[in-house]
RNA sequence: GGCCCCAUCGUCUAGCCUGGUCAAGGACGGGAGAUUCUCAGUCUUCAAACACCGGUUCAAAUCCGGUUGGGGCUG
Numbered sequence: 001g002g003c004c005c006c007a008u009c010g011u012c013u014a015g016c017c018u019g020g021u022c023a024a025g026g027a028c029g030g031g032a033g034a035u036u037c038u039c040a041g042u043c044u045u046c047a048a049a050c051a052c053c054g055g056u057u058c059a060a061a062u063c064c065g066g067u068u069g070g071g072g073c074u075g
Stems, first nucleotide, its partner, number of pairs: 001074007010028004020058001030046006051067005
């Protein structure tokens, strides 16, 4: 240099192929509350994310192009 794959809450991840509702769901972690003499545990509840730019479309996390970052194969 060429080709391919990946990027979503603090962390891990589902959803993407097959576009569609309302709050983008779950686990762990965090805040608050209940239970308890206290802690732990359990239960309830809250906050928290689609790498970036553009395009297509009535509608994009999802499709297309580019950029950035990471990884793999290869000259």
The RNA shown here (transfer RNA) has 75 nucleotides and comes from a Candidatus Omnitrophota bacterium. Its Rfam family is "tRNA". Its family is annotated with triplet codon-amino acid adaptor activity in the Gene Ontology. By type it is a transfer RNA. Rfam describes the family as follows. Transfer RNA (tRNA) molecules are approximately 80 nucleotides in length. Taxonomically the source falls in Candidatus Omnitrophota (Bacteria, Pseudomonadati). Its mean pLDDT, the model's own confidence on a scale to 100, is 81.